[in-house]
Formats: sequence, structure tokens, C1' cells
RNA sequence: GGGUGCGUAGCUCAGUUGGUUAGAGUACCACGUUGACAUCGUGGGGGUCACAGGUUCAAAUCCUGCCGCACCCA
Repeated sequence: GGGUGCGUAGCUCAGUUGGUUAGAGUACCACGUUGACAUCGUGGGGGUCACAGGUUCAAAUCCUGCCGCACCCA
């Protein structure tokens, strides 16, 4: 330098033909339960869907560029 894949909550990830308000587990906070802790139950906060443009009535999803990581080729 060329190619492929990935980037979504603190962490691990889902979201597949563009369309109902962006989700799960875990972690965190509060409450209940306990003599206390743990476990368990209920509720809650937390997101510019890496970034910047474009297409569209509508984009996490399609297109282009760019950044980072991993791997392959040279």
C1' cells in the first nucleotide's frame, strides 16, 4: 500500500429484506425481604448507534469519505 470483518449503555452483545418510542444480560442507585450480609423480588438512572456527509417522507440499517481495532496479502 491492497483486501475482509468489527465499532450500539460502564462491560459483554442482539437488533438481517429501511418504518410502532433503540433493546437484553451484567454492573450501578433506591425500595422490599434479613438481627446483619449475601441471595432473591420490584422500580429507576444511563445512548449524538465511532465520526462527517449523501439518498429517502423516514437511516443503527443503504451509499461515500474518514478514524480506531483485529486478521489476510504484498
The RNA shown here (transfer RNA) has 74 nucleotides and comes from Elusimicrobia bacterium CG06_land_8_20_14_3_00_38_11.
RNAcentral holds the sequence, with entries from ENA.
The prediction has a mean pLDDT of 80.
Its Rfam family is "tRNA".